[in-house]
Molecule: Lysine riboswitch aptamer
Organism: uncultured Lawsonibacter sp.
């Protein structure tokens, strides 16, 4: 230097599925009444379509009826140890269509983060769930340095510091 195999945790990381709760007595639909000339993506402009001056578009209230998606502790299965998660640029898709712009989903390039937990702040979210980011704190694994125990080594304890392009084992080459 290359190849190969592993470790961190019993709350390691992620995916699928199941059932349950939540979403929610919400959205949609129907009926009645009222209001009204506008309405159709979160917003803006244009186009097209619907509706048309109070008789049907749209909006509001009441009553009847009444979901789902996303997200979630648990169970099962699967893939793994940059597992994975973010920032940024970019491609495609999501809207009646086009353009701008925002958001979301799935990819590509690049950069950052060893991992877990917690307080606080902010984002997403119906949510006090969960998740993401940041500061701080604690714990933990790894390597290095120093000190101690120990005849010495190994191992153990403590302190400090670094980062996964790391660390450990084996094999090969130089």
């Nucleotide at each position: 230097a290359g190849a190969u195999a592993g470790a961190g945790g019993u709350u390691g990381c992620g995916g699928c599925u199941u059932a349950c709760a939540u979403c929610a007595g919400u959205a949609a639909g129907c009926a009645u009444g009222g209001u009204c000339a506008g309405g159709g993506u979160a917003c803006c402009g244009g186009u097209c379509c619907c509706c048309g001056u109070u008789u049907c578009a749209g909006c509001c209230a009441u009553g009847c009826c009444g979901a789902a998606a996303g997200g979630g502790a648990g169970g099962g299965c699967c893939g793994c140890c940059g597992a994975a998660g973010g920032g940024u640029c970019u491609g495609u898709c999501c809207c009646g269509c086009c353009g701008g712009c925002a958001g979301g989903a799935c990819g590509g390039g690049u950069c950052c983060u060893g991992g877990u937990c917690g307080u606080c702040u902010g984002g997403u979210g119906a949510a006090c769930a969960a998740u993401c980011a940041g500061c701080c704190g604690a714990c933990u694994g790894u390597c290095a340095u120093c000190a101690g125990u120990a005849c010495g080594a190994a191992a153990c304890u403590g302190a400090u510091g670094g980062a996964g392009c790391g660390c450990u084992g084996u094999c090969u080459g130089u």